[in-house]
Molecule: TPP riboswitch aptamer (THI element)
Organism: Rhodovulum marinum
């Protein structure tokens, strides 16, 4: 001084599903169960090293009481960052032997 790896601050992105009982005229609210970091929390993931998360998609398949549950789509497309810390590794550079 580069790669590549971790970390922190602000700050900026992002998603809240099915299913079951109560209320409720609609919109919704209360509990409770699956799944998960997260099913509205100053809470929980992500931030170009981007599968956080959206588009395809009211998609295929396979399970489920039921659901992106799960796997395919997906070496497809998109799609929010700047400043230090810190370990290791390689190079240039200098003094010693």
């Nucleotide at each position: 001084c580069g790669c590549g790896c971790g970390u922190g601050a602000c700050a900026g992105g992002g998603g809240c599903g099915u299913c079951c009982g109560g209320g409720g005229c609609c919109a919704c609210c209360c509990g409770g169960g699956c799944u998960g970091a997260g099913a509205a929390g100053c809470a929980c993931c992500c931030u170009u090293u981007g599968a956080a998360c959206c588009u395809g998609a009211a998609c295929c398949a396979g399970a489920u009481c039921a659901u992106g549950c799960u796997g395919g789509c997906g070496g497809a497309g998109g799609g929010a960052g700047u400043c230090g810390c810190g370990a290791a590794u390689g190079c240039c550079u200098u003094g010693c032997c």